This is a predicted structure of a 1420-nucleotide RNA (small-subunit ribosomal RNA) from a metagenome. The coordinates come from a structure-prediction model, not an experiment, and the mean pLDDT is 85. Its Rfam family is "Bacterial small subunit ribosomal RNA". Rfam links the family to the GO terms structural constituent of ribosome and ribosome.
[in-house]
RNA sequence: AGAGUUUGAUUCUGGCUCAGAACGAACGCUGGCGGCGUGGAUAAGACAUGCAAGUCGAACGCUGAUUUCAGGGUAGCAAUAUUCUGAAGUCGGAGUGGCGCAAGGGUGCGUAACACGUGGGUAAUUUGCCAUGAAGCCCGGAAUAACUCGCUGAAAGGCGAGCUAAUACCGGAUGUGAUGUUUGGGAGGCAUCUCUUGAACCUUAAAGCUGGGGACCGCAAGGCCUGGCACUUCAUGAUAAGCCCGCGGCCUAUCAGCUAGUUGGUGGGGUAACGGCUCACCAAGGCUAAGACGGGUAGCUGGUCUGAGAGGACGACCAGCCACACUGGAACUGAGACACGGUCCAGACACCUACGGGUGGCAGCAGUCGAGAAUUUUUCACAAUGGGCGAAAGCCUGAUGGAGCGACGCCGCGUGGGGGAUGAAUGGCUUCGGCCCGUAAACCCCUGUCAUUUGUGAACAAGCCUCGUGAUUUAAAAGAUGACGAGCUGAUUGUAACGGAAGAGGAAGGGACGGCUAACUCUGUGCCAGCAGCCGCGGUAAUACAGAGGUCCCAAGCGUUGUUCGGAUUCACUGGGCGUAAAGGGUGCGUAGGUGGCCGGGUAAGUCUGAUGUGAAAUCUCCAAGCUCAACUUGGAAACUGCAUCGGAUACUAUCCGGCUUGAGGAUCGGAGGGGAGACUGGAAUACUUGGUGUAGCAGUGAAAUGCGUAGAUAUCAAGUGGAACACCAGUGGCGAAGGCGAGUCUCUGGACGAUUCCUGACACUGAGGCACGAAAGCCAGGGGAGCAAACGGGAUUAGAUACCCCGGUAGUCCUGGCCGUAAACGGUGCGCAUUUGCUGUAAGAGGAAUCGACCCCUUUUGUGGCGAAGCUAACGCGUUAAAUGCGCCGCCUGGGAACUACGGCCGCAAGGUUAAAACUCAAAUGAAUUGACGGGGGCCCGCACAAGCGGUGGAGCAUGUGGUUUAAUUCGAUGCAACGCGAAGAACCUUACCUACCCUUGACAUCCAGAGAAUCUGUUAGAGAUAGUAGAGUGCCUUCGGGAACUCUGAGACAGGUGCUGCAUGGCUGUCGUCAGCUCGUGUCGUGAGAUGUUGGGUUAAGUCCCGUAGCGAGCGCAACCCUUAUCCUUAGUUGCCAGCGGGUGAUGCCGGGAACUCUAGGGAGACUGCCGGUGAUAAACCGGAGGAAGGUGGGGACGACGUCAAGUCAUCAUGGCCCUUAUGGGUAGGGCUACACACGUGCUACAAUGGCCGGUACAGAGGGCAGCGAACUUGCGAAAGUAAGCAAAUCCCAGAAAGCCGGUCUUAGUCCGGAUUGGAGUCUGCAACUCGACUCCAUGAAGUCGGAAUCGCUAGUAAUCGCGAAUCAGAAUGUCGCGGUGAAUACGUUCCCGGGCCUUGUACGCACCGCCCGUCAC
Repeated sequence: AGAGUUUGAUUCUGGCUCAGAACGAACGCUGGCGGCGUGGAUAAGACAUGCAAGUCGAACGCUGAUUUCAGGGUAGCAAUAUUCUGAAGUCGGAGUGGCGCAAGGGUGCGUAACACGUGGGUAAUUUGCCAUGAAGCCCGGAAUAACUCGCUGAAAGGCGAGCUAAUACCGGAUGUGAUGUUUGGGAGGCAUCUCUUGAACCUUAAAGCUGGGGACCGCAAGGCCUGGCACUUCAUGAUAAGCCCGCGGCCUAUCAGCUAGUUGGUGGGGUAACGGCUCACCAAGGCUAAGACGGGUAGCUGGUCUGAGAGGACGACCAGCCACACUGGAACUGAGACACGGUCCAGACACCUACGGGUGGCAGCAGUCGAGAAUUUUUCACAAUGGGCGAAAGCCUGAUGGAGCGACGCCGCGUGGGGGAUGAAUGGCUUCGGCCCGUAAACCCCUGUCAUUUGUGAACAAGCCUCGUGAUUUAAAAGAUGACGAGCUGAUUGUAACGGAAGAGGAAGGGACGGCUAACUCUGUGCCAGCAGCCGCGGUAAUACAGAGGUCCCAAGCGUUGUUCGGAUUCACUGGGCGUAAAGGGUGCGUAGGUGGCCGGGUAAGUCUGAUGUGAAAUCUCCAAGCUCAACUUGGAAACUGCAUCGGAUACUAUCCGGCUUGAGGAUCGGAGGGGAGACUGGAAUACUUGGUGUAGCAGUGAAAUGCGUAGAUAUCAAGUGGAACACCAGUGGCGAAGGCGAGUCUCUGGACGAUUCCUGACACUGAGGCACGAAAGCCAGGGGAGCAAACGGGAUUAGAUACCCCGGUAGUCCUGGCCGUAAACGGUGCGCAUUUGCUGUAAGAGGAAUCGACCCCUUUUGUGGCGAAGCUAACGCGUUAAAUGCGCCGCCUGGGAACUACGGCCGCAAGGUUAAAACUCAAAUGAAUUGACGGGGGCCCGCACAAGCGGUGGAGCAUGUGGUUUAAUUCGAUGCAACGCGAAGAACCUUACCUACCCUUGACAUCCAGAGAAUCUGUUAGAGAUAGUAGAGUGCCUUCGGGAACUCUGAGACAGGUGCUGCAUGGCUGUCGUCAGCUCGUGUCGUGAGAUGUUGGGUUAAGUCCCGUAGCGAGCGCAACCCUUAUCCUUAGUUGCCAGCGGGUGAUGCCGGGAACUCUAGGGAGACUGCCGGUGAUAAACCGGAGGAAGGUGGGGACGACGUCAAGUCAUCAUGGCCCUUAUGGGUAGGGCUACACACGUGCUACAAUGGCCGGUACAGAGGGCAGCGAACUUGCGAAAGUAAGCAAAUCCCAGAAAGCCGGUCUUAGUCCGGAUUGGAGUCUGCAACUCGACUCCAUGAAGUCGGAAUCGCUAGUAAUCGCGAAUCAGAAUGUCGCGGUGAAUACGUUCCCGGGCCUUGUACGCACCGCCCGUCAC
């Protein structure tokens, strides 16, 4: 210090979430030791039991026990025992009395308050014990508790009678003093006054106890003297308290008015003291927007946590103050209480009871129950510190000091250290080679902290007190005080600490590992189980679930949950915003408030500065010191940012005084204007009425219909009535605060502007509340009503149409008066002032120059526009009319939804308006811009895309493929274009993957091992066959003689095998957009950025083809070209091809000699490039036309397919990860199936006929194939074919007859001499085998079909159409596929429309991208 999350990406806004620290915590897992802290936060709920406040006999009487002494009695001879009395002492009991119990300890209910904090005041007060000083302590009296007796009650207790003491109570005396009244002097202050010094008068105190004692007195007690303590009065101090005041610190206005002792006065009362504190009377005040009153919540503070700070949250422990003590109320006592362990009354609760009545108060320490996520022992000691009482010893002290329990927190320590590589084993991963755990372990050598055991063994202790010594006081050796010496006192504790012993022995876990966030793999699971703080993981290869291995973080802890602050500048004082993200009030006037021009003077409130006091201690910070360190503790310093008082300064603000004119206002003159109100007037148009003319339609629409019209409409002419609105002018022109204002004239009236001098002298700006205005619609009352027109009626449209369109039509729209008070009331931009480059329109003035006068022109002011500099802005944009730069004031905002809502208040006749939440829910919602995609947006362009044509499909029969159905199986895949004569260039068996049946299990196939046998061949038996059995023939090659190689059989295990799954795990290959012209990069530039530019623009092209322009310049993949083929020519070569010329020959034929001209073949070249000419064009690119040429503008055709898209297709061509099967999902065999058949679709063939069918004759190809082959000729058969057989591994021979065509004949429009399906019969061929299920031939049969609905396909030239030929596959089996040639058209005006595509632009809430997104209703 930031990060994640909205988007395809970006930036901004904005919320949510995380990383940090903390805790009186709780929960989960785990747990060795010690120190120091800390521990009922909830039920101020209820409490059993024990303890927490007593003490003093040196204040007093009584009583019990006991010790000693004295005296008397009794028993005894006596010692002695016992009893009574008295004295002295010790230990008890209750009581009177004194002091204490108001402290200490607990809790946080109440309290929003002088309760607390801080600073003051008390001249308005008190203060026991304590300290200092002054004075005193005299003489008497009457009771009472205890105790005894009686009565009474269950008890608690009560009542009566009697006895008794005091430091208890009372009376009197004295009066240093004190109080009060009267009256002098002096000093001071703060209004009432205070202090001091005199005088007179009134009132007013006390108590004893206990030591010591020489002389003197006394019978004694004692007096007397002398100490100590106690007592009384006064003064001062200290301590503690009371009261008052300034300032400070919670939420709520959906609480706006509150208050009768209320505010004040006078006079009584009361208090320690002021005071309505209380009472009587009088007056009518007091508080409040700077928030009264009410409601909610809460003890306050020092401080604690967090934070850079400012702040925010909190107020456990420790410390100060307050409040409370079962709940409520009250007083008494006392120095102090309205009293935690006191009293009284009332209440609730609990306990005892003889039912009459009593008793109690843990928010003291422990402890119990309860509620709760949750908070400890019914411990030890007064040894220390402190407190109460006492003269003291001492007693009391759950204050306190300690221990115990809890990882609740902080801090410290340990769980070992060194060496140790066959890098052991297990485990995990693996590419099978290895790697990780890992020097980790084992093993070797050490050490001994802590724990264990054993021994020694502290400090905290000094006092009080006792004894002794000497000193002071004193008359004094008591007593008291202090000094010295000795003695006594430890809960913790046999603890801390130290020493010995033994042994690595007893001591590690928790969480995490997708990103944020450090740390990765395997297995299981399969949107299941589950995870999750946010984003999000999981649907068969999950680093996100669960387990494991490994790793990371922390460590006696680690995580989770909760809460607080932080991050969050996300309430912004420091430190935010409001044109479009949330946010400017609809507009003005104006109150309070805030802010305010220039000069001079006074004051010194703010401000600045110095000093003083205070700001408790603890805490925090720094420096030291003590526990071995640390935590912890102690000392010192600093700090405590504050408050108060005194002094000083006077720039600024404030205040008072005096002045000024520039802000503001006024006066004078002037022009502009739909500014406002009222009255009057006008013309055009619509409608209606009356009359005339006139006849069949009018009106309306995309098209219609409803409607109007023969009862005379529409149209047209004339006249009239009535209401509303004001064409042209008219303009980003004018006026107004906004809403708004538009015919003309008059009257009244507001504001702004210009010019000129004069006047006032800061009079100003803004403006919470308040007041006024405020479009349209709506409401009330009364008018008015032409047109228009919600609602409503009708007609259409439509699936529907409560709409859009049409015909009607009422409120309303208009006027008067009164309400309403809202709008996208918008410039989505509050008002005012100032400052800051400009250019250019326009409206209204003024001035200048010029002119005869003007216009034009120049300057300036105000208003209203456009474009733009700097600057600002997230960007868009704004830009002297700011959204720039500053100042002043107001309003408003704080994630989206719920919600411009509910409740409450106010307003309103109502409609409704205004003010304005929460529960709940989401992780986004939003702004601007970018790139795509899309649009029944636009522009430009292309394509057999449409159009123009030709021929088809869809109807029929058949072939073939698919769906469906069927089946034991009808194997599988392909499914819009881009599956469907597709994989399959060819299923009778095989193929074959499917089904049934029968078999095999190291297997049909590969490698390794062992044994046997050569291999191999020929029979035969069983069986459907696979297979099994059996008979025979056969003895090979190499050899170091052991054996080996190939092959066959048998056996064991590693393994084989799988057309089993996943094409959504993949490679490769392919389809498609699309042979469409696009797709990108480097560098530069622009932009915060995504991105843009380049690639856009003007032309042009088939083309991102080329040219020009241009913040771009270049480049790559595509286009084109290079390649093949075809069209022309040349050249080379000349057999198997060719034959012009020469020769020979035949019935005929290049048949032969020969030739190399031609054709042809196949090598090499040439040729075409907009090269030339003319025109158009921008002088370009290019286009149009022409010449030449075999070919002309890419000549025709092919191969060639950019970045990418479709999770497109294929695991069944092949390869391949993972998963699955292993006597089967593998392998073999036979038979069947893939050929089924109510049906539907695709692709084709043949037709429906005369441009034809049939018969006869006759002509012309190209490209291919051929040895398990093509097969001539000849013979046979009607034929398919058969028989025999020449030639040919091919420019030689064969397939091989091309067909349409041409010539001639016939048929004459018919289901035919068309058409050939179907069926019967007979055959041929291939093949082991044509039944399921082949092709072909012949004879016979002769179905549908007469040109095909909606719809739809192909084709732009050697193309369509039509005709035949060949080949691959193949034993056989094409109407399919791939090729080949023959004949050979029509049409294209054109780009409006359909489809697809390209470029530019625009809108977008789409980005899985319109097959998108999304609203409402209903159902689940």